[in-house]
Context: one part of a larger RNA
RNA sequence: UUGGGCGUAAAGGGCGCGUAGGCGGUCUUGUCGGUCAGAUGUGAAAGCCCAGGGCUCAACCCUGGACGUGCAUUUGAAACAGCAAGACUUGAGUACGGGAGAGGAAAGCGGAAUUCCUGGUGUAGAGGUGAAAUUCGUAGAUAUCAGGAGGAACACCGAUGGCGAAGGCAGCUUUCUGGACCGAUACUGACGCUGAGGCGCGAAGGCGUGGGUAGCGAACAGGAUUAGAUACCCUGGUAGUCCACGCAGUAAACGAUGUUCACUAGGUGUAGCGGGUAUUAAAACUUGCUGUGCCGGAGCUAACGCAUUAAGUGAACCGCCUGGGGAGUACGGUCGCAAGACUAAAACUC
Numbered sequence: 001u002u003g004g005g006c007g008u009a010a011a012g013g014g015c016g017c018g019u020a021g022g023c024g025g026u027c028u029u030g031u032c033g034g035u036c037a038g039a040u041g042u043g044a045a046a047g048c049c050c051a052g053g054g055c056u057c058a059a060c061c062c063u064g065g066a067c068g069u070g071c072a073u074u075u076g077a078a079a080c081a082g083c084a085a086g087a088c089u090u091g092a093g094u095a096c097g098g099g100a101g102a103g104g105a106a107a108g109c110g111g112a113a114u115u116c117c118u119g120g121u122g123u124a125g126a127g128g129u130g131a132a133a134u135u136c137g138u139a140g141a142u143a144u145c146a147g148g149a150g151g152a153a154c155a156c157c158g159a160u161g162g163c164g165a166a167g168g169c170a171g172c173u174u175u176c177u178g179g180a181c182c183g184a185u186a187c188u189g190a191c192g193c194u195g196a197g198g199c200g201c202g203a204a205g206g207c208g209u210g211g212g213u214a215g216c217g218a219a220c221a222g223g224a225u226u227a228g229a230u231a232c233c234c235u236g237g238u239a240g241u242c243c244a245c246g247c248a249g250u251a252a253a254c255g256a257u258g259u260u261c262a263c264u265a266g267g268u269g270u271a272g273c274g275g276g277u278a279u280u281a282a283a284a285c286u287u288g289c290u291g292u293g294c295c296g297g298a299g300c301u302a303a304c305g306c307a308u309u310a311a312g313u314g315a316a317c318c319g320c321c322u323g324g325g326g327a328g329u330a331c332g333g334u335c336g337c338a339a340g341a342c343u344a345a346a347a348c349u350c
Base pairs, nucleotide, nucleotide: 004321005320006319007304008303012318014201015200016199017198021194022193023192025088026087027086028085029084030083031082034080035077036076037075038074039073040072041071042070049065050064051063052062053061054060091191092188093187094186095185096183097182098181103177104176105175106174107173108172109171110154115149116148117147118146119145120144121143125136126135162169163168206247207246208245209244210243211242215241216240220236221235222234223233258317259316260315261314262313263312266295267294268293269292270291271290272289273288274287275286276285299306300305323350324349325348332343333342334341335340
């Protein structure tokens, strides 16, 4: 490469926006460089294939035919694809009316709790553990009451719930702001899908500068445990955790399942919006769309399992895999302040 694959065996990019490219709805007309058909020329000989012939046969040789799937020129066809023009509304979008939501950013506010400080009451212990000790306490601790300071996180509601592309998002209020959903009409008229490069976002931890520091707490110190204990347990405790701005760019970034579209039994719960029946009203019943769960059939699967939220049946585009180790390493390159990230081998070995 031809293939076969990617939930768990190797393999879906962490996620989005989007360039080139690839692919692309219905109808009409035109065109003909794709496509298809015909003709002409060429496609050396030998060889291969077929027919006939010559060596007594065969191998071998001779003659003729066919083939030579191609290329060029030319004449046509117009369904499909392309291109050009026109039209359409189902794909896509816009306007309008609604309700839902921890979606994002900023500012302000609140109560509970921990710690610390001040004062009151009060006296000998407190704390901690399997048991202890380090530790705190007669310079008055622990306990309790009142007041104050400061930082961080938001019990109940809370959910098998909601929102977001992913990471993720939770006290309350206000301001600014993104997206999705439902309903009924009107409008635009293929404006679409995917997306190599590129750009942006991206938990925790880490880095830089400046602030902040209540609790927790790598490192570190001490006390225990132990044969030892550079641990697990305990007492402390710095970075960090928090904020602002910048960098970094990785995770079991997981549904270990790329995005989009179409089709293919059902049952049951739940969230948002709507229609119908009924009612004084609500609940209930029935039904549509969107999301999110469970169960289950056909089908698929090595099995487990998946099963209208597919891992079923098809289509479009992208990413990735090709025995284990060596190795996501070396070297080189790009990026980074660094840590390191990305790209990515081979020898050798089984």